Description: This is a predicted structure of a 73-nucleotide RNA (transfer RNA) from a Micromonosporaceae bacterium. Rfam family: tRNA. The organism belongs to Micromonosporaceae, within Bacteria. Model confidence (mean pLDDT): 82 of 100. RNAcentral holds the sequence, with entries from ENA and Rfam.
RNA sequence: GGGGUCUUAGCUCAUCAGGUAGAGCACCUGCCUUGCAAGCAGGAGGCGCCCGGUUCGAGCCCGGGAGGCUCCA
Numbered sequence: 001g002g003g004g005u006c007u008u009a010g011c012u013c014a015u016c017a018g019g020u021a022g023a024g025c026a027c028c029u030g031c032c033u034u035g036c037a038a039g040c041a042g043g044a045g046g047c048g049c050c051c052g053g054u055u056c057g058a059g060c061c062c063g064g065g066a067g068g069c070u071c072c073a
Base pairs, nucleotide, nucleotide: 001072002071003070004069005068006067007066010025011024012023013022019056027043028042029041030040031039049065050064051063052062053061
């Protein structure tokens, strides 16, 4: 320098061909317990790496940029 791939809730990841985002763990509340843990019930939490474009509408398409991993030189 070039190719590929990834970048979504605190963490690990889903989100088959665009229609307003979910799971597990963690966290909070209640129940249970003498108490803690476990278990059960409920809840909060992201606008999706950044900028722009296409579209009535984009996490999902297109362009540019940034970062991680990897391959080639």